[in-house]
RNA sequence: AUAAAUUUUCAAGAAUAGGUGAAAUUCCUUAUCGGCGGUUAUAGUCCGCAAGCUUUUUUUAGAUUAGUAAUUAUAAAAUUAGCCGACUUAGCGAAACUCUAAGACCGACAGUUAAAAUCUGGAUGGGAGAAAGUUUAU
Numbered sequence: 001a002u003a004a005a006u007u008u009u010c011a012a013g014a015a016u017a018g019g020u021g022a023a024a025u026u027c028c029u030u031a032u033c034g035g036c037g038g039u040u041a042u043a044g045u046c047c048g049c050a051a052g053c054u055u056u057u058u059u060u061a062g063a064u065u066a067g068u069a070a071u072u073a074u075a076a077a078a079u080u081a082g083c084c085g086a087c088u089u090a091g092c093g094a095a096a097c098u099c100u101a102a103g104a105c106c107g108a109c110a111g112u113u114a115a116a117a118u119c120u121g122g123a124u125g126g127g128a129g130a131a132a133g134u135u136u137a138u
Stems, first nucleotide, its partner, number of pairs: 001138010015030001017029003031118002033107002035049004044105002052083003057078005062072004087103005109121003
């Protein structure tokens, strides 16, 4: 230095604004926020991933009937296949839908005395990944 195994830690944010109204941080005005890896040049909008939703199969748990075992609304883990939002113009430059300037757009599911990217919840969860250490081999 490389490869493998293993351990630990970290791993997304944002309205105490105003208006209307019986009631809205959900509507209107205005504001605020932007995960991870890649990309000759820095990304919420390009490519991919995670998360979320649906689905295939298996296992475990619970419950029911019963001699084993079978059935099953459900829960968890693994797994299969899908769904999954949004950008243009100009400039500089060798090179940028990534920088600068300007103008746009997007944002899961459930809940709520009124419709949610910002409140509450699943979530003291999960995880793309990142960092550090240990062991073995070359």

The prediction has a mean pLDDT of 80.
Predicted 3D model of a 138-nucleotide RNA (FMN riboswitch aptamer (RFN element)) from an Actinomycetes bacterium.
Of the family's consensus pairs, 100% are formed in the model.
Rfam family: FMN riboswitch aptamer (RFN element). Rfam describes the family as follows. The RFN element is a highly conserved domain that is found frequently in the 5'-untranslated regions of prokaryotic mRNAs that encode for flavin mononucleotide (FMN) biosynthesis and transport proteins.
It was read from a public genome assembly, where an Rfam model found it.